A computed fold for a 548-nucleotide part of an RNA from a seawater metagenome, annotated as large-subunit ribosomal RNA, domain V. Rfam family: Bacterial large subunit ribosomal RNA. RNAcentral holds the full RNA, with entries from SILVA.
[in-house]
Context: one part of a larger RNA
RNA sequence: UUUAUCGUAAGACGAAAAGACCCCGUGCACCUUUACUAUAUCUUUAUAUUGCUUUUGACAAAAAAAUGUGCAGGAUAAGUGGGAGUUAAUUUUAACAAUCUUGAGAUACCACUCUUUUUUUUACUCAAAGCUAAUUAAAUUUUUAAAACAGUGUAAAGUUGGUAGUUUCGCUGGGGCGGCGGUCUCCUAAAAGGUAACGGAGGUGUACAAAGGUAAAUUCAGUACAGUGGUAUAUUGUACAUAGAGCGUAAUGGUAUAAGUUUGCUUGACUGUGAAAUAGACAUAUUAAGCAGGAACGAAAGUUGGUCAUAGUGAUCCGGUAGUGGUGUAUGGAAAAGCUAUCGCUCAACGGAUAAAAGGUACGCCGGGGAUAACAGGCUAAUAAUUCUUGAGAGUUCGCAUUGACAGAAUUGUUUGGCACCUCGAUGUCGGAUCAUCUCAUCCUGAAGCUGUAGCAGGUUUCAAGGGUUCGGCUGUUCGCCGAUUAAAGAGGUACGUGAUCUGGGUUUAGAACGUCGUGAGACAGUUUGGUUUCUAUCUACGAUAAA
Numbered sequence: 001u002u003u004a005u006c007g008u009a010a011g012a013c014g015a016a017a018a019g020a021c022c023c024c025g026u027g028c029a030c031c032u033u034u035a036c037u038a039u040a041u042c043u044u045u046a047u048a049u050u051g052c053u054u055u056u057g058a059c060a061a062a063a064a065a066a067u068g069u070g071c072a073g074g075a076u077a078a079g080u081g082g083g084a085g086u087u088a089a090u091u092u093u094a095a096c097a098a099u100c101u102u103g104a105g106a107u108a109c110c111a112c113u114c115u116u117u118u119u120u121u122u123a124c125u126c127a128a129a130g131c132u133a134a135u136u137a138a139a140u141u142u143u144u145a146a147a148a149c150a151g152u153g154u155a156a157a158g159u160u161g162g163u164a165g166u167u168u169c170g171c172u173g174g175g176g177c178g179g180c181g182g183u184c185u186c187c188u189a190a191a192a193g194g195u196a197a198c199g200g201a202g203g204u205g206u207a208c209a210a211a212g213g214u215a216a217a218u219u220c221a222g223u224a225c226a227g228u229g230g231u232a233u234a235u236u237g238u239a240c241a242u243a244g245a246g247c248g249u250a251a252u253g254g255u256a257u258a259a260g261u262u263u264g265c266u267u268g269a270c271u272g273u274g275a276a277a278u279a280g281a282c283a284u285a286u287u288a289a290g291c292a293g294g295a296a297c298g299a300a301a302g303u304u305g306g307u308c309a310u311a312g313u314g315a316u317c318c319g320g321u322a323g324u325g326g327u328g329u330a331u332g333g334a335a336a337a338g339c340u341a342u343c344g345c346u347c348a349a350c351g352g353a354u355a356a357a358a359g360g361u362a363c364g365c366c367g368g369g370g371a372u373a374a375c376a377g378g379c380u381a382a383u384a385a386u387u388c389u390u391g392a393g394a395g396u397u398c399g400c401a402u403u404g405a406c407a408g409a410a411u412u413g414u415u416u417g418g419c420a421c422c423u424c425g426a427u428g429u430c431g432g433a434u435c436a437u438c439u440c441a442u443c444c445u446g447a448a449g450c451u452g453u454a455g456c457a458g459g460u461u462u463c464a465a466g467g468g469u470u471c472g473g474c475u476g477u478u479c480g481c482c483g484a485u486u487a488a489a490g491a492g493g494u495a496c497g498u499g500a501u502c503u504g505g506g507u508u509u510a511g512a513a514c515g516u517c518g519u520g521a522g523a524c525a526g527u528u529u530g531g532u533u534u535c536u537a538u539c540u541a542c543g544a545u546a547a548a
Base pairs, nucleotide, nucleotide: 001548002547003546004545005544006543007542008541010540011539012538014535015534022369023368024367025366027365028364029361030360031359032358035166036165037164038163039162042158043157044156045155046154047153048152049151051131052130053129054128055127057126058125060122061121062120063119064118065117066116068114078113079112080111081110082109085096086095087094088093135146136145137144138143169181170180171179178198182204183203184202185201186200187199205350206248207307208306212266213265214264215263216262217261218260220244222240223239224238225237226236246255247254249312251310252309253308270293271292272291273290276287277286278285279284282351295304296303297302318344319343320342321341322340323339324338327336376423377421378419379418380417382416384412385411386410387409388408389407393403394402430505431503432502433501435497436494437493438492439491440490443468444467445466446463447462448461449460450459451458470484471483472482473481474480511529512528513527514526515524516523517522
């Protein structure tokens, strides 16, 4: 060196299981509820099955009888119409009428009607009571009990997680919590246009019948001086005054020849159209000459289809209202639909999935993702640790024996982070045990300098990694505190070394409980108790043995 055997488990991001954590899916399941929509059950009402009788009350109709006080007035005037006489058989006679008062006049007579009350009859329903024959129950053979109730059918309403079907948005330097989602103005935006971010500033969901149209007139803010109360100031005058004002409102642009301010007259804040352009994936949005009609203002030329401009908004479906020379299911109509105008959406998650919708899952499942988090690695180095520069000051004096503010410059990759680059068809996670190996920014031992080093003992700095660097109590602890020693009880890296070596106390499944939160299912970097740690070593590596 090779081969073989026996070992050890450091590596083969070892094997096993399309990661159970995390995120995503217009995936699934189960659970909850004051999510939505249904629905079983239950309750109420009506009706059918469902019959007989009585009583009282209510209601309706008919018949009879009574009933009606404002003041004035014979006096307790219900109203309206006919009407000069009516009743007692006839005559005499008697009673009541027309005449007086009243807005309205005769129960003198006839007819009809109203208010209130009483009586009688009839029909229906309700309530109460009784009955027995439907029906129900017990025994089954007669009978007994309940009884037109109950039960059942139908219809309507209410209630209803008992049951079912579903929904429960997106962006996001992982997700959740928070914030945001349409639209307008500016910056970012790199001198055309356009241009992102959970980049930086702000507005908006209208207002105005004049704050619109037109014709004419006019000039602002401010400062100085003067004038009277009157001041930093109100109203007046003079001078200067390019806008330093104003333009309903945010910002930007524009604007004095005004778009600002004032006055007169008015309704173009019109109807029917529209060449040509601009922006946009489209849908749409914007600008707009011109033509026809009939108007307003102006002497006229002309201007006017809202407002100095840019925000003040919502597609389609469905429905309402008004108009309408077109449609009208054999024909004539109608209903209905259409067309024109207009109205109804914080459809604000604002290109609006439905008229109509919240949560839990640690009992969870599936499909995916290293497109995306937790461990580790990587990049970075704000934070952290370490070093250096300067030297205000302390050190009796004296910056540098020692100490060192405010500042500045580096290094490291041990902290907390940022990023999300390998790994989600798996890179096992804290601490301990075992076994270690490296660095030096050295705890001890070794060698030096300075000292505010007398000696002993120290302080500080330089060199130095050969060796060493304890045993216990508490806690799952790393850490830390305490006890006893020691020359000393160093700081770190190694996937916070090491689970195919061990452990499993903690964290981090399923059971259970407390506190708190939640209506609840359940939840909690809150607590407590319990809780399966797989692998016979192929290769590399290392060790031993044997042979050549």